[in-house]
Transfer RNA from Kutzneria sp. 744, 74 nucleotides, folded computationally. Its Rfam family is "tRNA". Rfam's curators write: Transfer RNA (tRNA) molecules are approximately 80 nucleotides in length.
RNA sequence: GCCCUCGUGGCCCAACUGGCAGAGGCACCGGAUUCAGGAUCCGGAGGUUCCAGGUUCGACUCCUGGCGAGGGCA
Numbered sequence: 001g002c003c004c005u006c007g008u009g010g011c012c013c014a015a016c017u018g019g020c021a022g023a024g025g026c027a028c029c030g031g032a033u034u035c036a037g038g039a040u041c042c043g044g045a046g047g048u049u050c051c052a053g054g055u056u057c058g059a060c061u062c063c064u065g066g067c068g069a070g071g072g073c074a
């Protein structure tokens, strides 16, 4: 330098042919339980889906460029 894959809450990870208000686990907060804590159960908060454009009635998803990570070739 070229090619491929990936980037989603603090962490991990779904949403595969574009469609309704982005699911789940851990962690966090509150409550129940307990003498207390842990475990368990119930509830809750937390996301400009890496950035900027484009296509579309509609984009996490498609296209272009950029940034970052991993891998391959020279």
Stems, first nucleotide, its partner, number of pairs: 001073007010026003019057001028044005050066005